[in-house]
Context: one part of a larger RNA
C1' cells in the first nucleotide's frame, strides 16, 4: 500500500410523519369604487426585527349580543407596567377614527413629496397654524379607476398542415380595443315542413363523420326529424278621438310638434260604424309589505372502573355501561363510555338574504256589417364589390352591407336551396322577456385505490422572499430533540471551539450541527498478503 473485518468520523439516501399544497362535489356569493377602491408608502406597543392587526382615537375606541375567568396578537422566553364577576381578553353584529400615495380629482410632480386660491377660526399680526372647500365630461341623475375565469360586440396573425407551396388550413384561435352581467348572448315565425303536420329562444344526447363542401388535396363539416332538461310571454308605430302649442290662412280650416285615449296581427287584425256584456272572476316579469325560513356568535349533548407489564395504557385481563352517538381529531402507545368532538335537540340585540301573505299600481271582454282608411322606405329588391352561412362563387338560395337603382302597400308581400308555375306556409323593414346553459378570483363544508419535504403550488419555512437582470422580467435553497425544556448547576483540560465527569430524561450514538441515519469518501484497532 492492498483485502478482510470491527468500532467510529463524514454524510443525509431511506423509514415513519405533517404544519402545505392538488382535485372533485355541494351550498353561499358574483362584486368593490368621488361616502376616495384595488394596491401600496410611512407610522403605530414599556419593543431592536420581521409577520399580523391597526391609522396620529394608529396590536386600537363605542354601543348591543355571545361567551367566560383568566388576559396584554405571532416569531419568543423572561421583566416591567396594568385590566378583569361592576364580567377583561376573546368571538359576532353595527357604528366612530381611518395619515400619505394610488382613479386622484385645487395646481405641479421623478408616486407616497412641492407649492397655491377662497371663506371661518385661533393669534397682537401682513406672517404662521388649524377646518371646509376648488379637477374634468355630463341638463340631471351620474360616469371615471380595480377585478380569476366565463359573456357579447369591433379589430385581428403567423408558426403549423397540406410531407414543398400560392387557394385551403391552423382560425375568427392567439392577441389587442370596447362593453355588460351575475350570467351574458338569443327569443315569440315574413321559421320549419311537404300534401301530414310542428309551433319563440337557449342547453344537451342523437340524427352523423351522415348530406354536402374542398388544389374535391390536406381537411371543414350541418340541418330535418327523434329523445331530454326548462317553460311566458308580451309592448309599440300606424289608422281614429281629444287636448295644447307652433306656422300657414280665403277665418271654414289645413299643416307641424308634445302629451293623453285607442291599437298590436295572417283561418289577417285593427280604425271606423253598430249589437250585447259590464267594474267581477282573474294574471302580474312593477312598487311596497314580511308570517316563515336561512346566514353572520353560539348552547346542551349519553356511557368505566380495578389489575398486570411498561418512563408512560389508549395495550392485556376481569367485571360493566351507552349508542339516532363505534365519523375524525387530541391525550406519555392502540379510547364509543378521558378531552375536543359525533347523532340529535336548541339559539340572535343587530345586520343580511329569500319569502307565503297581503295592499297599490298595470294587464285583460263577446259578436255583426259595409270594404272608406291604417299596419313599420332610401326599406324589400336588383347590380356591383366584399362578408357570414358546414356550403372556397359554385347551378348558389338564404343572412349582412361599402358604392349604384329602387317598389308593391291587402286585389299586397316575402319564403319553400338558381328561375318560373301550381300548391303550401308566413307577414320583413320598432322594442321588451324570467328558467333550462358558461364560469369561479371568493367564502362555507364534505370527499379523495391524490402528493409527503428533488413529491405535492415556484413558495410546508422571512417567498413572489433571498439573488440576478438597466427594464419587461428571471427566481430558488430552507421541515422533524423529547410525553414534557426535565435545553445540562458545580468542577476538571483548553485562549476558545470543544471535550471529561455530574446531573435531567425510557432514551443523550435522542445534547440543540438535535427521529431514523444507507451509500461513496476518511480514520482507527486487529488478521492476512506484498
Nucleotide at each position: 500500500g492492498g483485502c478482510g473485518u470491527a468500532u467510529g468520523g463524514u454524510g443525509g439516501a431511506u423509514g415513519c410523519c405533517u404544519a402545505g399544497g392538488c382535485g372533485u362535489c355541494a351550498g353561499g356569493a358574483g362584486g368593490c369604487g368621488a361616502u376616495g377602491a384595488a394596491g401600496g408608502a410611512c407610522g403605530u406597543a414599556g419593543u431592536a426585527g420581521c409577520c399580523u392587526g391597526c391609522g396620529a382615537u394608529a396590536a386600537g375606541c363605542u354601543u348591543c349580543g355571545g361567551g367566560a375567568a383568566g388576559c396584554u396578537g405571532g416569531c419568543a422566553a423572561a421583566c416591567a407596567a396594568g385590566c378583569g364577576a361592576u364580567g377583561a381578553u376573546c368571538c359576532g353584529a353595527a357604528g366612530a377614527u381611518u395619515u400619505c400615495c394610488g382613479a386622484a380629482u385645487g395646481g405641479g410632480g421623478c408616486a407616497a413629496c412641492c407649492c397655491g386660491g377662497c371663506a371661518c377660526g385661533g393669534u397682537a399680526a401682513a406672517g404662521c397654524c388649524g377646518u371646509g372647500u376648488c379637477a374634468c365630461c355630463g341638463a340631471a341623475a351620474g360616469g371615471a379607476g380595480c377585478c380569476a375565469a366565463c359573456c357579447c360586440g369591433g379589430g385581428g396573425a403567423a408558426c403549423u398542415g397540406a410531407a414543398a407551396c400560392a387557394u385551403c388550413u391552423a382560425a375568427g384561435u392567439a392577441c389587442c380595443c370596447g362593453g355588460a352581467g351575475g350570467a351574458a348572448a338569443g327569443g315569440a315565425a315574413a321559421u320549419c315542413a311537404a300534401u301530414a303536420g310542428a309551433g319563440a329562444c337557449u342547453c344537451c344526447c342523437u340524427a352523423a363523420g351522415u348530406a354536402g363542401u374542398g388544389g374535391c388535396g390536406a381537411g371543414c363539416g350541418a340541418a330535418c326529424g327523434g329523445g331530454g332538461a326548462a317553460u311566458a310571454g308580451c309592448c309599440c308605430a300606424a289608422a281614429c278621438c281629444g287636448a295644447u302649442c307652433c306656422a300657414g290662412u280665403u277665418c271654414g280650416c289645413u299643416g307641424g310638434g308634445u302629451c293623453g285615449g285607442g291599437g298590436u296581427u295572417g283561418u289577417a287584425g285593427g280604425a271606423c260604424c253598430u249589437g250585447c256584456a259590464a267594474u267581477a272572476c282573474g294574471g302580474u316579469a312593477c312598487a311596497g309589505u314580511g308570517a316563515c325560513a336561512g346566514a353572520u356568535a353560539g348552547u346542551g349533548g349519553a356511557a368505566g372502573c380495578a389489575c398486570c407489564u411498561g418512563g408512560g395504557a389508549a395495550g392485556g385481563u376481569g367485571c360493566a355501561g351507552c349508542a339516532c352517538a363505534g365519523a375524525g381529531g387530541g391525550u406519555g402507545a392502540a379510547a364509543c363510555u378521558c378531552c375536543c368532538g359525533u347523532a340529535c335537540a336548541c339559539g340572535a340585540a343587530a345586520u343580511c338574504u329569500g319569502a307565503a301573505u297581503c295592499u297599490g299600481g298595470c294587464c285583460a271582454g263577446c259578436g255583426g256589417a259595409g270594404u272608406u282608411c291604417c299596419u313599420g322606405a332610401g326599406u324589400a329588391c336588383c347590380c356591383u364589390g366584399g362578408a357570414a352561412c358546414a356550403c372556397g362563387u359554385g347551378a348558389a338560395a338564404u343572412u349582412c352591407u361599402g358604392g349604384g337603382g329602387g317598389a308593391a302597400g291587402c286585389u299586397g308581400g316575402g319564403a319553400g336551396g338558381a328561375c318560373c308555375a301550381u300548391c303550401u306556409u308566413c307577414c320583413a323593414a320598432g322594442g321588451c322577456u324570467a328558467a333550462g346553459u358558461a364560469c369561479u378570483a371568493c367564502c362555507u363544508g364534505a370527499c379523495g385505490a391524490c402528493c409527503g419535504a428533488u413529491a405535492g403550488u415556484g413558495a410546508a419555512c422571512u417567498a413572489g422572499u433571498a439573488c440576478c437582470g438597466u427594464g419587461a422580467g428571471g427566481g430558488a435553497a430552507a421541515g422533524g430533540u423529547g410525553a414534557a425544556a426535565a435545553g445540562a448547576u458545580c468542577c476538571c483540560c483548553g485562549a476558545g471551539a470543544g471535550g471529561g465527569a455530574a446531573g435531567u430524561g425510557a432514551a443523550a450514538u435522542a445534547g440543540a450541527c438535535c427521529c431514523u441515519g444507507a451509500a461513496a469518501c476518511c480514520a482507527u484497532g486487529c488478521g492476512c498478503c506484498u